Annotation:
Bacterial RNase P class A from a Kofleriaceae bacterium, 367 nucleotides, folded computationally. The organism belongs to Kofleriaceae, within Bacteria. The sequence is in RNAcentral, with records from ENA. The gene name in the source record is rnpB. The coordinates come from a structure-prediction model, not an experiment, and the mean pLDDT is 79. Rfam family: Bacterial RNase P class A. It is annotated as a ribozyme. Rfam's curators write: Ribonuclease P (RNase P) is a ubiquitous endoribonuclease, found in archaea, bacteria and eukarya as well as chloroplasts and mitochondria.

[in-house]
RNA sequence: UGGAGAGAACGGGUGGCCGCUGGUCUUCCGAGAGGCAGACGAGAGGAAAGUCCGAGCUUCACAGGGCAAGGUGCUGGUUAACGACCAGUCGAGGUGACUCGCAGGAAAGUGCCACAGAAAGCAAACCGCCCGACUUCGGUCGGGUAAGGGUGAAAGGGUGCGGUAAGAGCGCACCGCUUCUCCGGUGACGGAGAAGGCACGGCAAACCCCACCUGAAGCAAGACCGUACAGGAGUCGCGUUGCCCGCGUCAUGACUCCGGGUUGGUCGCUCGAGCCCAUCAGCAAUGGUGGGCCUAGAUGAAUGGUCGCCACCGGCAGCGGGAAACCAAUGCCGGAACAGAACUCGGCUUAUAGGUCUCUCCAGCAA
Numbered sequence: 001u002g003g004a005g006a007g008a009a010c011g012g013g014u015g016g017c018c019g020c021u022g023g024u025c026u027u028c029c030g031a032g033a034g035g036c037a038g039a040c041g042a043g044a045g046g047a048a049a050g051u052c053c054g055a056g057c058u059u060c061a062c063a064g065g066g067c068a069a070g071g072u073g074c075u076g077g078u079u080a081a082c083g084a085c086c087a088g089u090c091g092a093g094g095u096g097a098c099u100c101g102c103a104g105g106a107a108a109g110u111g112c113c114a115c116a117g118a119a120a121g122c123a124a125a126c127c128g129c130c131c132g133a134c135u136u137c138g139g140u141c142g143g144g145u146a147a148g149g150g151u152g153a154a155a156g157g158g159u160g161c162g163g164u165a166a167g168a169g170c171g172c173a174c175c176g177c178u179u180c181u182c183c184g185g186u187g188a189c190g191g192a193g194a195a196g197g198c199a200c201g202g203c204a205a206a207c208c209c210c211a212c213c214u215g216a217a218g219c220a221a222g223a224c225c226g227u228a229c230a231g232g233a234g235u236c237g238c239g240u241u242g243c244c245c246g247c248g249u250c251a252u253g254a255c256u257c258c259g260g261g262u263u264g265g266u267c268g269c270u271c272g273a274g275c276c277c278a279u280c281a282g283c284a285a286u287g288g289u290g291g292g293c294c295u296a297g298a299u300g301a302a303u304g305g306u307c308g309c310c311a312c313c314g315g316c317a318g319c320g321g322g323a324a325a326c327c328a329a330u331g332c333c334g335g336a337a338c339a340g341a342a343c344u345c346g347g348c349u350u351a352u353a354g355g356u357c358u359c360u361c362c363a364g365c366a367a
Base pairs, nucleotide, nucleotide: 001363002362003361004360005359006358007357008356010354012310013309014308015307016306017305018304020043021042023040024039025038026037028035029034045338049349050348052347053346054345055344056343057218058217059216060215064245065244066243067242069214070213071212072211073210074088075087076086077085078084089103090101091100092099093098104209105208109207110206111203112202113201126149127148128145129144130143131142132141133140134139157175158174159173160172161171162170176198177196178195179194180193181192182191183190184189222267223266224265225264231258232257233256234255235254236253237249238248239247274293275292276291277290278289279288280287281286312335313334314333315332316331317330320327321326
């Protein structure tokens, strides 16, 4: 210099005028609740989104037991919790930085393995090779074999040497595999040695087995105040809302349907697993300690509009510089992503113009 990999933070700033939402204070009005006006300070995001996981919170009177259903699935850790995150192991990809993985069990059982192929599971023999017999010399029959060919996603270890009629773990060496022992590691696992000719094909994103986990519905949850109205019919159950047992409760009850009425307000609602800074422990996720801060709460749903200045990007003109390529003061015009709270958090996923910073790898060149 070029090309890559990993991560982080930002995603306009500032001022004037006019609004909107909610808060505090003050004047005035009001018996009060409160109302009018004025002043002051506050008012969307990194994803507020998708609603895919996990929680808090609320209601369903969660006693308890069994069955079913569903979820998760290498190891260790973090966390309120998780299917999230961190660190590792193994496998796959890459020269590398690094990336990716629905990663338990196939010697418990059942099932499946399409097409092709001779044969797809207690192996099999189409072509071939070898031996023998026969022959019309083209082959045919019997036996041996599994090296070579062919089929397939997959054909009962691989390579080489020996061996043999041809072959074959038949024998041997190395690699792989299985079993055992030792060593390292908390562990997944790794390393070494010995023994064994090799047994145990694949699929669990098939049933299943093993381990762990799971009640349901959701802020339109739910609590309270106020306004209004007209009652009637049916069922016997209802409660944890997959089922059963059990338990609780009940007839002035509970549930369902039809009809009628009200379509107002307050709370829940924002101080919270909160944010920022420092420091300590830890490889890290994260946790401890100390200090500081209060930062939207709307409900037919506020968070906006407009005018400047600055910064950024593009186009045009262009003082000036330069041999040229080109660089350019200044002026004018235009542009600026994805997107918008609705009970609140922790994650994941998806969208995102534009530039910024840090670390690392590979190649080339120079010193």